A computed fold for a 75-nucleotide RNA from a Candidatus Micrarchaeaceae archaeon, annotated as transfer RNA. NCBI's taxonomy places the organism under Archaea, Nanobdellati, Microcaldota, Candidatus Micrarchaeales, Candidatus Micrarchaeaceae. Rfam family: tRNA. Rfam classes the family as a transfer RNA.
[in-house]
RNA sequence: GGGCCCGUAGCUCAGCAUGGUCAGAGCGUCCGACUGAUAAUCGGGAGAUCCGGAGUUCAAAUCUCCGCGGGCCCA
Numbered sequence: 001g002g003g004c005c006c007g008u009a010g011c012u013c014a015g016c017a018u019g020g021u022c023a024g025a026g027c028g029u030c031c032g033a034c035u036g037a038u039a040a041u042c043g044g045g046a047g048a049u050c051c052g053g054a055g056u057u058c059a060a061a062u063c064u065c066c067g068c069g070g071g072c073c074c075a
Base pairs, nucleotide, nucleotide: 001074002073003072004071005070006069007068010027011026012025013024020058029045030044031043032042033041051067052066053065054064055063
């Protein structure tokens, strides 16, 4: 230098192909129930405007472009 893949709650991921209801799950966290107490279990809550910017569109996590970061391969 070239090619491909990835980036979404604190963590691990789904959702992207085929744009459309409030962006979801598990774990963690907070509150409560249960217990003598803890764990487990159960109920409830908070938490991401989706790596950044621009474009397309009535509408973008999703499509296009330019960057940034990470991984793999080729040279």